Description: A computed fold for a 325-nucleotide part of an RNA from an activated sludge metagenome, annotated as large-subunit ribosomal RNA, domain IV. The coordinates come from a structure-prediction model, not an experiment, and the mean pLDDT is 87.
Context: one part of a larger RNA
RNA sequence: UCAUGGCUAAGGAACUAGGCAAACUUGUCCUGUAACUUCGGAAUAAAGGACCCCAACGUAAGUUGGGCGCAGAGAAUCGGCCCAGGCGACUGUUUAUCAAAAACAUAUGGCUUUGCAAAAUAGUAAUAUGAAGUAUAAGGCCUGACACCUGCCCAGUGCCGGAAGGUUAAGAGGAGAUGUCAUCGCAAGAGAAGCAUUGAAUUGAAGCCCCGGUAAACGGCGGCCGUAACUAUAACGGUCCUAAGGUAGCGAAAUUCCUUGUCGGGUAAGUUCCGACCUGCACGAAUGGUGUAACGAUCUGGGCGCUGUCUCGGCCAUGAGCUCG
Numbered sequence: 001u002c003a004u005g006g007c008u009a010a011g012g013a014a015c016u017a018g019g020c021a022a023a024c025u026u027g028u029c030c031u032g033u034a035a036c037u038u039c040g041g042a043a044u045a046a047a048g049g050a051c052c053c054c055a056a057c058g059u060a061a062g063u064u065g066g067g068c069g070c071a072g073a074g075a076a077u078c079g080g081c082c083c084a085g086g087c088g089a090c091u092g093u094u095u096a097u098c099a100a101a102a103a104c105a106u107a108u109g110g111c112u113u114u115g116c117a118a119a120a121u122a123g124u125a126a127u128a129u130g131a132a133g134u135a136u137a138a139g140g141c142c143u144g145a146c147a148c149c150u151g152c153c154c155a156g157u158g159c160c161g162g163a164a165g166g167u168u169a170a171g172a173g174g175a176g177a178u179g180u181c182a183u184c185g186c187a188a189g190a191g192a193a194g195c196a197u198u199g200a201a202u203u204g205a206a207g208c209c210c211c212g213g214u215a216a217a218c219g220g221c222g223g224c225c226g227u228a229a230c231u232a233u234a235a236c237g238g239u240c241c242u243a244a245g246g247u248a249g250c251g252a253a254a255u256u257c258c259u260u261g262u263c264g265g266g267u268a269a270g271u272u273c274c275g276a277c278c279u280g281c282a283c284g285a286a287u288g289g290u291g292u293a294a295c296g297a298u299c300u301g302g303g304c305g306c307u308g309u310c311u312c313g314g315c316c317a318u319g320a321g322c323u324c325g
Stems, first nucleotide, its partner, number of pairs: 001320008010311002014309001019306001027051005036041001038145001052067006068072001080304007087296002092104002109142006120129003146291004151221003156218002158214005165209003171203002176198005183190002222240005249283001250280001261277005
C1' cells in the first nucleotide's frame, strides 16, 4: 500500500449521477393501527410496552416480595419505516457467460379459419400430429386483470361475396403460306396427291378490369379569411380541398422541439419531482383510451430514523505485498 473485518469525539447525506456501501431495525407476547379499497386487503401498517435470577403462595396460569449487572429476546440466528408519482394488473418467464425490465407470458375481450378423411402442420408418398378430440372443439392474428368506454373514414391496400360485359394461357381449330416433287412447258415458270414447316378467324378457366361488403383488417382522421359595445377571444359566417377531417378522455406526458414554457407546492436556494394551464413541433381510443386497490431485487421525487458516504481523518485485527534472514 491492497483486501477483509472491528471501533471512533462533534456533526449527521454536508458525500455522490444516485444514501452506492455501511449502519439503524430484527425474536416472542401484549396494546394499538391511517388514507385508500375490487371489502379480500392495505397490516408485522405506523406508534408504544414487557422479557433475567431467587423466595413464598398456587395444581397451573400467575401474584407478591427480594436480588444483580452498563446491558435480561444479555451470544448467534433475526423486517429500517413513511409519503407521492410513472410503468406493468397480479404469481410467473427471459438475453446459460455485461441487460430481470416498462420486455415476454398470463387470465379477460375480439376478429378469423375449420362440419371431421376438419382446418392447420411435417413428409415425394405411405403416414403422423391435430385427437383416441368434434364448434362450450381445434388452428391463426390482435388485445392484455378489473371499472368506465372503444368515435368518424371502405378513396388506397388486403380479405370476402358477385357474375353481365372487357382482357386473357395451354389446348381445340385449321383459312392461308412455304419447302419438296409426279406432271406440263423451248425457256422463264406453273404445280395435283403425299410428306414436312408455319399458321389467320373461331373457341377457351381462374385471375385482372368491373360491381358490392368489410376497420377489435393494413391503415387514415385538413387549410385559409372574417366576425361580439374596452381589449382579448370567437359560440357565428364565408371559402378551398378530402374517403373522412381526431369524438370521449388525457395532455410540456416513458410522447413538448422552442423549454429550465407559465402559475402554484415542496427547499434558505429545485434543469429533477408533485398539482394545474393547453400554445398537443409530433397524445388519442383492443398498433386500445382513461382510471385503478393489491403486487414489484422495477423507475422517479420527498421525509423520519440511522450511520466513517462525507467534514477528515484516526486506531486496531487478520491475510497478502515489500526488505532482510